[in-house]
C1' cells in the first nucleotide's frame, strides 16, 4: 500500500430483507439475615464509532473518515 471482518449499556454480546433497541453479568434500591454472601423483586444506565447521502422514516442501505483484528504484498 491492497483486501476482508468488526465498532450497539461499565463488560460480553443479540437485534432488524428500514418503522424508533434488548439479554446476561456488573451498579443502585427493596425483601430476607444478628450481619455478610447467596436468593428474589425492582430501578437506572445507550446522540447504535464519526461525517454526509437516499428515504415520510436509518442501528440497518450508499459514500467517506477514524479505531481494532486478520490476510496479502
Nucleotide at each position: 500500500g491492497c483486501u476482508g471482518g468488526c465498532g450497539u449499556a461499565g463488560c460480553u454480546c443479540a437485534g432488524u430483507u428500514g418503522g424508533u433497541a434488548g439479554a446476561g453479568c456488573a451498579a443502585c434500591g427493596g425483601u430476607u439475615u444478628c450481619g455478610u454472601a447467596a436468593a428474589u423483586c425492582g430501578u437506572a444506565g445507550g446522540u447504535c464509532a464519526c461525517c454526509a447521502g437516499u428515504u415520510c422514516g436509518a442501528u440497518c442501505c450508499u459514500g467517506g473518515u477514524c479505531g481494532c483484528c486478520a490476510g496479502c504484498u